A computed fold for an 87-nucleotide RNA from Myxococcales bacterium SG8_38, annotated as transfer RNA.
It matches the Rfam family "tRNA". It is annotated as a transfer RNA.
Its mean pLDDT, the model's own confidence on a scale to 100, is 80.
The sequence was found in a public genome assembly.
[in-house]
RNA sequence: GGCCGAGUGGCGGAAUUGGCAGACGCGCCGGACUCAAAAUCCGGUGUCCGCAAGGACGUGUCGGUUCGAGUCCGACCUCGGCUACCA
Numbered sequence: 001g002g003c004c005g006a007g008u009g010g011c012g013g014a015a016u017u018g019g020c021a022g023a024c025g026c027g028c029c030g031g032a033c034u035c036a037a038a039a040u041c042c043g044g045u046g047u048c049c050g051c052a053a054g055g056a057c058g059u060g061u062c063g064g065u066u067c068g069a070g071u072c073c074g075a076c077c078u079c080g081g082c083u084a085c086c087a
Base pairs, nucleotide, nucleotide: 001083002082003081004080005079006078007077010026011025012024019067027045028044029043030042031041032040046057047056048055049054060076061075062074063073064072
């Protein structure tokens, strides 16, 4: 240099053929129970704005296709694997 694979919340990890992103588990926060704790149970938990109702944004980055993209196309970045050349 060439080819292949991967990149999603705090962590692991889902998402049929392009159609509500983050299911589920862990962790964390709040509550119940307890003398207190552990365990267990209930609720919440991507980011920003908002008192709230709600709104906007978000799948490595930048573009493109599409009514609609984590998913398809192009370029690039990072990591892993295979391979060629030089020496």